[in-house]
RNA sequence: GAGUUUGAUCCUGGCUCAGAUUGAACGCUGGCGGCGUGCCUAACACAUGCAAGUCGAGCGGUAACGCGGGAGCAAUCCUGGCGACGAGCGGCGAACGGGUGAGUAAUGCUUCGGAAUCUGCCCAGUAGUGGGGAAUAACCAGCCGAAAGGUUGGCUAAUACCGCAUACGUCCUACGGGAGAAAGCGGGGGAUCGAAAGACCUCGCGCUAUUGGAUGAGCCGAAGUCGGAUUAGCUAGUUGGUAGGGUAACGGCCUACCAAGGCGACGAUCCGUAGCUGGUCUGAGAGGACGACCAGCCACACUGGGACUGAGACACGGCCCAGACUCCUACGGGAGGCAGCAGUGGGGAAUAUUGGACAAUGGGGGAAACCCUGAUCCAGCGACGCCGCGUGUGUGAAGAAGGCCUGCGGGUUGUAAAGCACUUUUAGUGGGGAUGAAAAGCCUAGAGCUAAUACCUCUGGGUCUUGACCUAACCCACAGAAAAAGCACCGGCUAACUCUGUGCCAGCAGCCGCGGUAAUACAGAGGGUGCGAGCGUUAAUCGGAAUUACUGGGCGUAAAGCGCGCGUAGACGGUUUUGUAAGUCAGAUGUGAAAUCCCUGGGCUCAACCUGGGAACUGCAUUUGAUACUGCCGUGCUAGAGUGUGGGAGAGGAGAGUGGAAUUCCCGGUGUAGCGGUGAAAUGCGUAGAUAUCGGGAGGAACACCCGUGGCGAAGGCGGCUCUCUGGACCACUACUGACGCUGAGGCGCGAAAGCCGGGGGAGCAAACAGGAUUAGAUACCCUGGUAGUCCCGGCCCUAAACGAUGAACACUUGGCGUGGUGGGUCUCAACCCCCGCUGUGCCGGAGCUAACGCGUUAAGUGUUCCGCCUGGGGAGUACGGUCGCAAGGCUGAAACUCAAAGGAAUUGACGGGGGCCCGCACAAGCGGUGGAGCAUGUGGUUCAAUUCGACGCAACGCGAAGAACCUUACCUGGGCUCGAAGCGCAGUGGAAUCCGGAUGAAAGUUCGGCGCCCGCAAGGGCCGCUGCGGAGGUGCUGCAUGGCUGUCGUCAGCUCGUGUCGUGAGAUGUUGGGUUAAGUCCCGCAACGAGCGCAACCCUUAUCCUUAGUUGCCAUCCCGCAAGGGGGCACUCGAAGGAGACUGUCGGUCAAAAGCCGAAGGAAGGUGGGGAUGACGUCAAGUCCUCAUGGCCUUUAUGUCCAGGGCUACACACGUGCUACAAUGGGCGGUACAAAGCGUUGCAAACCCGCGAGGGGGAGCCAAUCGCAAAAAACCGCUCUCAGUUCGGAUUGCAGUCUGCAACUCGACUGCAUGAAGCUGGAAUCGCUAGUAAUCGCGGAUCAGAACGCCGCGGUGAAUACGUUCCCGGGCCUUGUACACACCGCCUGUCACAUCACGAAAGCAGGUUGCACUAGAAGUCGCUGAGCUAACCGCAAGGAUGCCGGCGCCCAAGGUGUGGCUUUGUGAUUGGGUGAAGUCGUAACAAGGUAGCCGU
Repeated sequence: GAGUUUGAUCCUGGCUCAGAUUGAACGCUGGCGGCGUGCCUAACACAUGCAAGUCGAGCGGUAACGCGGGAGCAAUCCUGGCGACGAGCGGCGAACGGGUGAGUAAUGCUUCGGAAUCUGCCCAGUAGUGGGGAAUAACCAGCCGAAAGGUUGGCUAAUACCGCAUACGUCCUACGGGAGAAAGCGGGGGAUCGAAAGACCUCGCGCUAUUGGAUGAGCCGAAGUCGGAUUAGCUAGUUGGUAGGGUAACGGCCUACCAAGGCGACGAUCCGUAGCUGGUCUGAGAGGACGACCAGCCACACUGGGACUGAGACACGGCCCAGACUCCUACGGGAGGCAGCAGUGGGGAAUAUUGGACAAUGGGGGAAACCCUGAUCCAGCGACGCCGCGUGUGUGAAGAAGGCCUGCGGGUUGUAAAGCACUUUUAGUGGGGAUGAAAAGCCUAGAGCUAAUACCUCUGGGUCUUGACCUAACCCACAGAAAAAGCACCGGCUAACUCUGUGCCAGCAGCCGCGGUAAUACAGAGGGUGCGAGCGUUAAUCGGAAUUACUGGGCGUAAAGCGCGCGUAGACGGUUUUGUAAGUCAGAUGUGAAAUCCCUGGGCUCAACCUGGGAACUGCAUUUGAUACUGCCGUGCUAGAGUGUGGGAGAGGAGAGUGGAAUUCCCGGUGUAGCGGUGAAAUGCGUAGAUAUCGGGAGGAACACCCGUGGCGAAGGCGGCUCUCUGGACCACUACUGACGCUGAGGCGCGAAAGCCGGGGGAGCAAACAGGAUUAGAUACCCUGGUAGUCCCGGCCCUAAACGAUGAACACUUGGCGUGGUGGGUCUCAACCCCCGCUGUGCCGGAGCUAACGCGUUAAGUGUUCCGCCUGGGGAGUACGGUCGCAAGGCUGAAACUCAAAGGAAUUGACGGGGGCCCGCACAAGCGGUGGAGCAUGUGGUUCAAUUCGACGCAACGCGAAGAACCUUACCUGGGCUCGAAGCGCAGUGGAAUCCGGAUGAAAGUUCGGCGCCCGCAAGGGCCGCUGCGGAGGUGCUGCAUGGCUGUCGUCAGCUCGUGUCGUGAGAUGUUGGGUUAAGUCCCGCAACGAGCGCAACCCUUAUCCUUAGUUGCCAUCCCGCAAGGGGGCACUCGAAGGAGACUGUCGGUCAAAAGCCGAAGGAAGGUGGGGAUGACGUCAAGUCCUCAUGGCCUUUAUGUCCAGGGCUACACACGUGCUACAAUGGGCGGUACAAAGCGUUGCAAACCCGCGAGGGGGAGCCAAUCGCAAAAAACCGCUCUCAGUUCGGAUUGCAGUCUGCAACUCGACUGCAUGAAGCUGGAAUCGCUAGUAAUCGCGGAUCAGAACGCCGCGGUGAAUACGUUCCCGGGCCUUGUACACACCGCCUGUCACAUCACGAAAGCAGGUUGCACUAGAAGUCGCUGAGCUAACCGCAAGGAUGCCGGCGCCCAAGGUGUGGCUUUGUGAUUGGGUGAAGUCGUAACAAGGUAGCCGU
């Protein structure tokens, strides 16, 4: 920096990713070289080999080898004489080098200091190196033992051992003195001596004593050095002293005695973890993590203990003992220690060769040559890491083939390949070929030493050799593109996209999340992206993470202020001045090892790597200086703080007393049937007299009005009145003290209610409990009762949403308006008002702050000081431990596991059994219906071979269907066809097609026969059949893949945009507000100004008038006619074209002067005149794949197609929509009127005739303002019926018919006669309608051969009612709450049941660590002892001294026993808890969540 909480936003906050790194591992892949690096686990066990020897110039010597000599014919033997040298004595080394990190939290390490020490070899100095002695290995002989080994006797040497002498210096001292050394070996040699050896001299190496140095080591101090306080007290050699011992050395290091100290909140003790450092990784840094390789220190060497030797060890490849383990054994006893280099087993995800060489560097020994050296240098193995190189280069478009995609045109792979022309690194083969090597040795010249031309040392010259690596680096030649590319990823973060398969499957996944038939997210492919001999994954660290915040965070509501005070330690602290110099600042000096990092040079062809120099190492110490600030020691001051004097305010606290109202109870009176209670009731009380009312009494508790965002108190909290005691604050006055202050870990105190204990008290109220209701239930809400409790005294508890969700103190920073206390000013007779100040307490608001909300001199602003607290949600304030409590429980307070969030504020919606305003036949007011009956029709259900399919709350159900007997038809049964019932193209083939006839058949079909072409010269074409191919067909699936169309909210008044403004932002504003309207209609106002889609208008129709033109329309006037009608006319009606008219225009009132509203006039019509068409942004994954279109899927002798019959018409039932009725406002009969709108040539059909009728015959007229359907009906006028299942009602059924049609059986309509069911106005519930409407009456049309009670239209007659908006339903606007956003059909909670998981508890059980007590006592030092033994020294001797062995004692390892409110781990029936999914029961919470919610008890 990014992703991820939301519909969106800002913030908080966690999770996750991109980076760098690694001693890595795993998967796939793998050409070369260089430089590095490689058991992180079992400090598990180890076979085998090697890793520390060397010196003959210390010694006695001679086992092996060689030489020389001797003997022997020879084999061979002898000979330390020489080169050499096994074993041995002796010296030095073995304490270095190499390994490992178990232990260790300080006996360690790091940095800086210190004093009481030692130091082999090395360097420098001083002084010596004289003279004696006694042994002992080896060896020889013998004995024991399986072995390891041991033992006895004897011989011998030394640079082994011991005295003596000497003592410059050294040590001790009582200051008189005393003590204590040594070793020789080699080379050379002139003189002298000597038989020789040699003496002697000299050189070198040694030796002794001592001084100093260097190096190394030991010791002490300070500071620093992980986590846990759910470890708070630890300590008897403990702390100190004295004396002694001990050590190289100080010291309780050890012992005795004395004292009683020492350590600890600045974290002792205990527990866990850990080698420390230079440094390494990361990071901008500060930090964080780590401590492989390299380097310094420490510790360890099978485990534990111990000492010996030595300069140095308590000793990796030494010793002793104990233990475990392994091996050998003759069973008696022995041997061993890879955490050296290789190597083996084992463990593990995992880590190499039983290699070469001492050539170099270094180490040990030696005079040296030289020997030894698994240190080291090299090689081998491993892409384990870093670095470098290569796998070719150029050209090459027909953009080849193949692959993939495709919209079928093409695109892409892709200059990629092929082809052509080149190059040859690396690998291969052949040839050449450095550096790492300088020395030492030998010869020689010179210098030094010396008596010396010896020796030795140094310098120069010469000579002679020395390479593990190495078949190396490097160079040349040859051949040939020849031998050399993979891995991961491609939804976002994050660079990279398509196809196919799959179908919540298989799978992916770092986080968010993908997959349920069109997956860029799974799998494969093509293509692409990234890196490249590697690439990914996993693990781990730092970073990002300012997510522990020193740099650099927070705490009103997100996690976070202790409930409040007093106060200890601590931290911080006013003003002046002197001193000091601890902090602080500056300089100098020392140190801060090397390596590393950085800079700059150099060397490998570059780089990695190596290397020279510099810088740095931010630190520590010492020292010199400075003195502002802080500290410290003092001196002053008064502004902080406190005291004094004088005042008044107050529910501040404690105790004692006292008052009235009210409730209840008791007594008495009056009085009678109820009271009480609720939404409604009931339980309850009451005729044994209640309630009500009056009088009297008792008792307890609480204090109405006053009462106030008034007062007091630190908080909790405090309210009648009086008295006593008492705390604090405030104001005024200025006198005093002189920083006495602020905060405050622990600590102490106070601390509502509930609760607990003891004793009282108990009126009312009231958990629990009981009853009555409510309810599906009701362990609740409501009602009637009612006990703890509430009250008092004493003692506990110590928690609250103990809240201002805001710690305390101080200072500073614009204002306005209230209010309590008090002082002053002004004014006044006095008071008020007003003004100023101090101190409280509120509201609003500026700057500033804040994520926003908000805070805002009472800060959440700006600063200082101190304390407390927070670090994702859940688990959990739980468990365990501790502590407090009588108990309840409080305080302290985790983890496993799990989630990708949890959360704050604000926004837009939606919703509310929230609010306000307003509409609608929404209710109300009315009229008529439905629900009951019969029938019709649709649906559900059932049935069936099939009863095709769809539509399902409103918004499915007389719906698709404006019309199922066949057809339709999609369904069922059966029979057929397969290029198919229809269409297109191509190829082949045949011929007409068609028509006629026969057979079979239910038909479709199958089959047979007959007649039999056209155009064209021809080729061929047309047409048709057959065959084949491309492919048809599908009312098969998906309306949740779609288009189109439609329904619905809703003809509701809304839905948006541009610019501007406001807001961090989502968004807001506009569109809200005041009026008004049918309307976001209009007006006014306004940080908005405009605009769009909607509203309205424009369109059609209807109502009035005018104009135009009158046929098929009309007929007032004129003529003819009995009439019809004609002539005539176009005035009227009418039809159809154009206009007029209505606009709140006018008047009055009202409002705001507006918009508008009310009323009036005029007018055919008046405030949208009536009706229609017209349906904004959108919602319902609404409906339709069966109208049509269409993606995908499925089917292809069938899910296609043809045909016959059946079915869609079924019928116990249920529902919707209708029709007809139940009758007299009616039925029947007769008569008489008046429409509109339509339709008609496969049609409407007149007159006339027949039939009771349906209808038949008939055919004039009409393509229709002409003719026809066509009779309108209700109405009106008469007559009749007289309240009845009827002269109501017509179902059902019988018979007889008519019509349509190929055909009315399943299954048509109609007619006549006969039959004459239910039904007497319809329960709960429910529908329509506000005027030419409802109601009622008939007429027409579409579909249609026929078949409406449906549908769509038309006119006739023609009402009632609306007070009003409380309520039901739907809707609009504003506002409010919200835990909802799939949006209340939302969200969400607990028990129970199931599954799973880790953890806690649990009778216990089994281990580890550890404390204490006792026991035990190996080896060993030390002490004592002196039985035994004892070369040097003393002694004439006896003997002594000394030493060894033995014995005893102290200490002490392992071991054993007991014990523990010790610690820790594992396990444990059962139980508690977390999580999960669509389970069960309810509905607690979110809206007033339907009883406001929440906190404590």